About this RNA
Predicted 3D model of a 687-nucleotide part of an RNA (large-subunit ribosomal RNA, domain II) from Reclinomonas americana. The full RNA is in RNAcentral, with records from ENA and SILVA. The prediction has a mean pLDDT of 84. The gene name in the source record is rnl.
[in-house]
Context: one part of a larger RNA
RNA sequence: GUCAGCGAGUUCAUAUACGCAGCAAGCUUAAUCCGAUAGGAAUAGGCGUAGUGAAAACGAGUUUGAAAAAUAGCGUUAAGUUGCGUGUGUGAGACCCGAAACUGAGUGAUCUAUCCAUGAGCAGGUUGAAAGUGCGGUGAUACGCACUGGAGGACCGAACCCACGUAUGUGGAAAAAUACGGGGAUGACUUGUGGAUAGGGGUGAAAGGCUAAUCAAACUCAGAGAUAGCUGGUUUUCUGCGAAAUCUAUUUAGGUAGAGCGUUGUGUAAACAUCAUUUGGGGUAGAGCACUCAAUGAGUACUUGGGGGGUGUCAAACUACUUCAGGCUCAAGGAAACUCCGAAUACGAAUGAUGAAUAACAGCAGACAGACUAUGGGCGAUAAGGUCCGUGGUCGAGAGGGAAACAGCCCAGAUCGUAAGCUAAGGUCCCAAAGUGAUUACUAAGUGGUAAAGGAUGUUAAAAGGCCAAGACAACCAGGAGGUGGGCUUGGAAGCAGCCAUCCUUUAAAGAAAGCGUAACAGCUCACUGGUCUAUAUAAGCCUUUUUGCGCCGAAAAUGUAACGGGGCUUAAGUAAUCCACCGAAGCUGCGGAAGAUAUUAAAAUAUCUUGGUAGCAGAACGUUCUGUAAGUCGUUGAAGAUAAAAUGUCAGUUUUAUUGGAGAUAUCAGAAGUGAGAAUGCUGAC
Numbered sequence: 001g002u003c004a005g006c007g008a009g010u011u012c013a014u015a016u017a018c019g020c021a022g023c024a025a026g027c028u029u030a031a032u033c034c035g036a037u038a039g040g041a042a043u044a045g046g047c048g049u050a051g052u053g054a055a056a057a058c059g060a061g062u063u064u065g066a067a068a069a070a071u072a073g074c075g076u077u078a079a080g081u082u083g084c085g086u087g088u089g090u091g092a093g094a095c096c097c098g099a100a101a102c103u104g105a106g107u108g109a110u111c112u113a114u115c116c117a118u119g120a121g122c123a124g125g126u127u128g129a130a131a132g133u134g135c136g137g138u139g140a141u142a143c144g145c146a147c148u149g150g151a152g153g154a155c156c157g158a159a160c161c162c163a164c165g166u167a168u169g170u171g172g173a174a175a176a177a178u179a180c181g182g183g184g185a186u187g188a189c190u191u192g193u194g195g196a197u198a199g200g201g202g203u204g205a206a207a208g209g210c211u212a213a214u215c216a217a218a219c220u221c222a223g224a225g226a227u228a229g230c231u232g233g234u235u236u237u238c239u240g241c242g243a244a245a246u247c248u249a250u251u252u253a254g255g256u257a258g259a260g261c262g263u264u265g266u267g268u269a270a271a272c273a274u275c276a277u278u279u280g281g282g283g284u285a286g287a288g289c290a291c292u293c294a295a296u297g298a299g300u301a302c303u304u305g306g307g308g309g310g311u312g313u314c315a316a317a318c319u320a321c322u323u324c325a326g327g328c329u330c331a332a333g334g335a336a337a338c339u340c341c342g343a344a345u346a347c348g349a350a351u352g353a354u355g356a357a358u359a360a361c362a363g364c365a366g367a368c369a370g371a372c373u374a375u376g377g378g379c380g381a382u383a384a385g386g387u388c389c390g391u392g393g394u395c396g397a398g399a400g401g402g403a404a405a406c407a408g409c410c411c412a413g414a415u416c417g418u419a420a421g422c423u424a425a426g427g428u429c430c431c432a433a434a435g436u437g438a439u440u441a442c443u444a445a446g447u448g449g450u451a452a453a454g455g456a457u458g459u460u461a462a463a464a465g466g467c468c469a470a471g472a473c474a475a476c477c478a479g480g481a482g483g484u485g486g487g488c489u490u491g492g493a494a495g496c497a498g499c500c501a502u503c504c505u506u507u508a509a510a511g512a513a514a515g516c517g518u519a520a521c522a523g524c525u526c527a528c529u530g531g532u533c534u535a536u537a538u539a540a541g542c543c544u545u546u547u548u549g550c551g552c553c554g555a556a557a558a559u560g561u562a563a564c565g566g567g568g569c570u571u572a573a574g575u576a577a578u579c580c581a582c583c584g585a586a587g588c589u590g591c592g593g594a595a596g597a598u599a600u601u602a603a604a605a606u607a608u609c610u611u612g613g614u615a616g617c618a619g620a621a622c623g624u625u626c627u628g629u630a631a632g633u634c635g636u637u638g639a640a641g642a643u644a645a646a647a648u649g650u651c652a653g654u655u656u657u658a659u660u661g662g663a664g665a666u667a668u669c670a671g672a673a674g675u676g677a678g679a680a681u682g683c684u685g686a687c
Stems, first nucleotide, its partner, number of pairs: 001687006011092013026047003032041003051058002061074003095233002098230001102223006113197009122187001124156003127152001131148006160184003164181005199215001201211003236621006246259005261366001262364005272355009286341001287339002292335002296331005304325005309319003370395010400411003415593004420589003426583003429567003435580001437579006448569001454553002458550002461547007475532005481505003486500003511526001514525003594611007622676001624673005632666003641660008
C1' cells in the first nucleotide's frame, strides 16, 4: 500500500413541543403486595378544575390607596390528563478517537551519582628532592665537591582508565560502534564484592547532569471514559425549501448568547412587493461667495492707529513719501466640520393596477474568518491581490459557453432523454464549428500583439496666414559699397572685448553689422540685390502656423522564441465606419418521459407554474439482525451462502436463471435495534 473483518448521536431520568391512542371536569398511579406467566391489587402522591397579594387574607375577583374613591397591574371567556413515538433542552463519559498534565498508593541505586566497609591492580625505561656519609671550607655556622639515597597530584610509555580530532557507519556489525591518531597512566588513580541515600525526594568537582536505552520532576497501577471553547473522523437512497460570514454584548475577538437571515407547523387577510399618478420634508452632487475660515492682485480715502523719514530749540503740532494693521470699492478664486442657492436618486403618505406573498405564535436550526468586481467615500502615497464603511453584482452554495489556461470578469441559471431547430456573449484563413463576405478609408510600424514625460521634414484629413508668370522656394554665378578705423575706452579695439549712439550717401542691393577669424588689421560667410535655372510643347508651385486620424523614437534581465494561444497574416487574417450571412451554451424552442405546488375536483384527470444547490430544516422510502405472525409457507426433486448472466425499478435495491454449495430459510403486516464505511497519520489479520 491493497484486501477482509471491526469502527462513532446511545441508554436512563426529567422538562418541553408536535403526532397518535385511552379516558375526560377529570386523568393517573409510585413504592409495595398477590399471581407460574398473562395480569390483578395498592388511591399515598402528582397534574388539572381560580385567581390576586410579600403576607394575613379576600375571592370572579384581587393587589395598589391613612380610610375611601379613582387609576393601573395580574386574572375572569374554561380541557385536561395518562401512555407510546418523534424532535430538542438539562443531568449523567452523553457522537467517537486524541493530550501535555494533576492526585494517591506502591516498585526501583544489578545502569548511573555520591558515600561506607573490605579486597585487588598499575610492563619497562627516565629524572634524581630532602636526609645521610666522606672530603674541602669557616672562629663556629654558612657554603662547595664526591658518593650514598630514592622524593614527586615528576617525565616517556604498555596493561588499565578516558574520549580531543578526522573518516567510515547513519532502515549501522552496533538504539553511540569501528579505524587511524589523541589524553591520564603512584594518583583528587583504576577496579571486584557487599552495603547506604528514593521522586518535589535522592545524588551532583554544577552539565538541569544522573536516578535501569525514560528526567525542568523516574516507573507501575489507580482516581479515569480527567478536561480539551482545539484538530481529525462520523457508514443507505430519493424528494421539497434553502441561509450566513451582519448588529448588540461578552476576561470577548477562530467561542457563546439575543436580534437579523433559513426551515416546518398553526394561521391572519390589504398588514407585503413592483409599477403608475399625486403629494411631502430634506441640504448630498453640483454651484456660489450673501455669512464663517483661510487666501491673491489693484485702487481708494478717510477716520484711525503703530513704525521709518522730514520740518520743528524740546514738546505739541504739521507733513512730499514709505511700510504694517484695519475700513471701503473693483477683479479673480478655495472649503468634510462655509451656504444667498440646489438637483437626480433614495425615503414617507394617499389612490389605482398587477402579483403572490406576509404579520403573529410555536418546534428545529445553521451562521456571527467572507472573497473579488463596479461605484460613493475614509485611512494609505488619489500605493497594494492593502485596509475600513455605504450601494449593486457574482463567487461562496453555480454546472454550461466565452476570456489560450483563469472561484469573484462577460453571456447564461443544469428535472431526465433526444445523431432536431433558433440564438447570447464571443467568433467565422488553418489548428478549430462558422465569410480567405461586401463597401469606403487609414496603417508599413508585424503597429496590431505592453508603458510616460519628452522628441521628430513619418503619413492622412482639414483650417488659417503669406510668397509667386513683374518668375516664388532650393541650388549655382555675381555683387555685398562710400563718409568710416563712428564716438568712447584701451597697449591695441579698424562691423565683430566692453560702453554710448546706430545716422547720412551711392545704389539693383548692401546692418555703424547675424556668425567664423586676427595681438590689432587682414581674410571667409550671412542679411540684402541682380542673373541663370526650375520653365518657353507657356509650364505651377513654394513657405509658415494650428487642429486631427494612424504610426516612429523614448523601450535593458536573468533555463528557451516567450509581451498575438500557435501556425501564420500587410488594398490584411491589422485599424475605423456601415451592411448582410453564418457558427456558437446544459439559454429558448420542437418531440417524448418523471416529480412537486396551486386551481377546478370525492378520486382520477386537466390547466398553469415550478424542479442548480453547501450549512441546515422538512418529507418519503430501501436494505441488515432479531421477535411475533410461524405447530404457517418453502426446502436433499437441493435452504442459506458463493460465482456469473439476464430482466426490472426514479434510487437505495429487487427478481429470475445457470453453476457451485449441502441444511436450513422465511412471504405479509407489525415490533425492537450492537442497523448500512472510503477516509479518523483509525484498530486487528492476511498478502
Rfam family: Bacterial large subunit ribosomal RNA.